[in-house]
Context: one part of a larger RNA
C1' cells in the first nucleotide's frame, strides 16, 4: 500500500422485510449429468454451464460409428506430355450408393505465339471440427451502469508511498458546494444518439372524412378539417413562488404545464478481477496426421434409459369447461412467396383461382372480453397423457425419427416437505399476435400490443456492493 475480519461508523441494491404470481409433488417438452451403446460427435460446470454453442439432428447437416470406394487428392499455385474440345444431356452395363465401363448428340476462340478446359505424371505441396484458450490475436461474460480508476506539476516522507481522492453537507453519481498543501488534468458519470409521451408547421397517397353530394361499403366525386403517415421546430431548465439550510450546493411543498425534478424505456460497461470461456466461428505459434487423424458413399448414431438434477409448458378447475353469438389491437412478413373469394372434405387439406414486389392486395381469425344456454363440484362435460384405427401434408425419401387432422381409448393429478425464484407500475399476473431460422417441424428464442393489480412501516437480520476507520 492492498486484501481480509463471526470489528466499529455511514450509505446503496427487489438485499431482507411488506405484497403478488411461481418453482419443489404430477404428465409431458427440452437441456445436462449417469448408464448403456459400433457410435450415442464436441464444447459449456458455483453465481457467470444445464430451452447454452443449436435463428430449428429423417438425408444432408455431421464433425460420431459399421462397411464399400479414392491417393497430388473435394480445394489451391508451379512443372512436364497429351487431347481440342471439356462441361453437360441421354441411353445401357455394374453397384445399396459412390466409384467403374460402353454408346450417342455437342465439337472453343486465336494476331498461329498461344489462350481456355480437360486427362496423365512427377513431386513441391494440398487438406485435418487433430492437441495445447495455461503458447496467443480476436471476441465474450461476470463484479457492475457499480462510482470508481489514474496521471503532471508542486509538497510532505530516507524509502515503500502519501497527499490530491480525506473532512462538513448534498446527490443516482469522485454529483455539486464549502473548507483544506495542494493546483490543474484524464478515463469513467451526466449530457450529446435512439424511441415513446405533448404542441405547432409543412406535405397529403395507397393513409383519413367533419361539412355537400353518390354507395351495398371512404364506394366514388370532392376535402385538407380530423386521424395517421414523415421532414422541420416548440417544449422542461429547479426557470417561477414559499420554506429549510452555512447567504452555497441542494432539499421539502406549491403553481402553471402533455410531462417536474435524470418523465418512461433503449443503446452506451472506467482501470481492472476470475491463467473465466471460445485453437469447433475466424486467426495464428508450437507439436502431431500424410494410401490417413485426409477425401467420397450407402445405412446406422447425435432421438438410446433402473436413475438423478436444471429450464420451461398443461393442469388439477365454477373468478371454471363447453356450445352458439359479437366486438376492439399492435409489431411484422410476402414472388421458388403471400394467397382473397368459390366448390370438395366432419377435419388437417384439397381443386380452380382474383389481386399483390405491397401505408393499395393477403397473411388477418386476434384472444382473453360481452351477451345467452347448459354443466353443480364429481377424478366430473375437470384433465388430458398413453394406446389403437383411419387420414393430410412437406419431401428422392417419414421404420428407426417430422409434423397436423379425425373416430375411439380417457393415465397421473384434487395446489404439491425442506427448501427456492422472479416481480415496486402499464410492472407482475393474464390473453392473444407476429418474426427469424426453415422444404416440413417451437411449450424454446426475438418482438407486439389487450386486460391490468397488490404492497414498500422500516432497515434489526440474510446476500452482494460503495465510502471511512
Nucleotide at each position: 500500500u492492498g486484501a481480509c475480519g463471526g470489528g466499529g461508523a455511514c450509505c446503496c441494491g427487489c438485499a431482507c422485510a411488506a405484497g403478488c404470481a411461481g418453482c419443489g409433488g404430477a404428465g409431458c417438452a427440452u437441456g445436462u449429468g449417469g448408464u448403456u451403446u459400433a457410435a450415442u460427435u464436441c464444447g459449456a460446470a458455483g453465481c457467470a454451464a444445464c430451452g447454452c454453442g443449436a435463428a430449428g439432428a429423417a438425408c444432408c447437416u455431421u464433425a460420431c460409428c459399421a462397411g464399400g470406394g479414392c491417393u497430388u487428392g473435394a480445394c489451391a499455385u508451379c512443372c512436364c506430355u497429351c487431347u481440342g474440345a471439356a462441361a453437360g444431356a441421354c441411353u445401357c452395363c455394374u453397384u445399396a450408393a459412390c466409384c467403374g465401363g460402353a454408346g450417342u448428340c455437342c465439337c472453343u476462340c486465336u494476331u498461329c505465339g498461344g489462350a481456355c478446359a480437360g486427362a496423365g505424371g512427377u513431386g513441391a505441396c494440398a487438406g485435418g471440427u487433430g492437441g495445447u484458450g495455461c503458447a496467443u490475436g480476436g471476441u465474450u461474460g461476470u463484479c457492475g451502469u457499480c462510482a470508481g480508476c489514474u496521471c503532471g506539476u508542486g509538497u510532505c516522507g530516507u524509502g515503500a508511498g502519501a497527499u490530491g481522492u480525506u473532512g462538513g453537507g448534498u446527490u443516482a453519481a469522485g454529483u455539486c458546494c464549502c473548507g483544506c498543501a495542494a493546483c490543474g488534468a484524464g478515463c469513467g458519470c451526466a449530457a450529446c444518439c435512439c424511441u415513446u409521451g405533448u404542441c405547432u408547421u409543412c406535405a397529403g397517397u395507397u393513409a383519413c372524412c367533419a361539412u355537400c353530394a353518390u354507395u351495398a361499403a371512404g364506394u366514388u366525386g370532392g376535402g385538407g378539417a380530423c386521424u395517421c403517415u414523415g421532414g422541420a421546430g416548440a417544449g422542461a431548465c429547479u426557470g417561477c413562488c414559499g420554506g429549510u439550510g452555512a447567504u452555497a450546493a441542494a432539499c421539502c411543498g406549491g403553481a402553471g404545464g402533455a410531462a417536474g425534478g435524470u418523465g418512461g424505456g433503449g443503446a452506451u460497461g472506467a482501470c481492472g478481477u476470475c491463467a473465466a470461456a471460445u485453437c469447433a466461428u475466424c486467426a495464428u505459434g508450437c507439436c502431431c496426421c500424410u494410401u490417413a487423424u485426409g477425401g467420397c458413399c450407402u445405412g446406422g448414431g447425435c432421438u438410446a434409459c433402473a436413475c438423478a438434477c436444471g429450464u420451461a409448458c398443461u393442469a388439477c378447475a365454477a373468478u371454471g369447461g363447453c356450445u352458439g353469438u359479437u366486438a376492439c389491437a399492435a409489431c411484422g412478413u410476402g414472388a421458388a412467396g403471400c394467397a382473397a373469394c368459390a366448390c370438395u372434405g366432419u377435419g388437417a387439406a384439397g381443386u380452380g383461382a382474383a389481386g399483390c414486389g405491397a401505408a393499395u392486395c393477403a397473411c388477418u381469425a386476434a384472444a382473453a372480453g360481452g351477451c345467452a344456454g347448459u354443466c353443480u363440484c364429481a377424478g366430473u362435460u375437470c384433465g388430458g397423457a398413453u394406446u389403437g384405427a383411419a387420414g393430410u401434408c412437406u419431401g428422392c425419401a417419414a421404420c428407426u425419427c417430422g409434423a397436423c387432422u379425425u373416430c375411439a381409448u380417457g393415465a397421473a393429478g384434487u395446489u404439491g416437505g425442506a427448501a427456492u425464484c422472479g416481480c415496486u407500475a402499464g410492472u407482475a399476473a393474464u390473453c392473444g399476435c407476429g418474426g427469424a431460422u426453415c422444404a416440413g417441424c417451437a411449450u424454446g428464442c426475438c418482438g407486439c400490443g389487450g386486460u391490468g393489480a397488490a404492497u414498500a412501516c422500516g432497515u434489526u437480520c440474510u446476500c452482494g456492493g460503495g465510502c471511512c476507520u